[in-house]
RNA sequence: GCUCGCGUAGCUCAGUUGGCUAGAGCAUUGCAUUCACAUUGCAGGGGUCUCUGGUUCGAAUCCAGACGCGAGCA
Numbered sequence: 001g002c003u004c005g006c007g008u009a010g011c012u013c014a015g016u017u018g019g020c021u022a023g024a025g026c027a028u029u030g031c032a033u034u035c036a037c038a039u040u041g042c043a044g045g046g047g048u049c050u051c052u053g054g055u056u057c058g059a060a061u062c063c064a065g066a067c068g069c070g071a072g073c074a
Base pairs, nucleotide, nucleotide: 001073002072003071004070005069006068007067010026011025012024013023019057028044029043030042031041032040050066051065052064053063054062
C1' cells in the first nucleotide's frame, strides 16, 4: 500500500431481510436477610448504538467517507 472483518452500558456480548420505548449476564447503588461478611431475594442508576454526511415518513440496522482495533496479502 491492497483486501476483509469488527466498533452497542464499567466489562463480555445479543439485537442486522429498517418500524412500539435499545436489551441480557457480570459489575455497581439502595433495601431485606445476617452479630458481621458472603450468599440469596427485590428495586434502581448507567447508552447521542465510534464520528460525519447521505437515503427514507422512519436508521444501532442500508450507502459513502473518517478514526480506532484485528486478520490476510504484498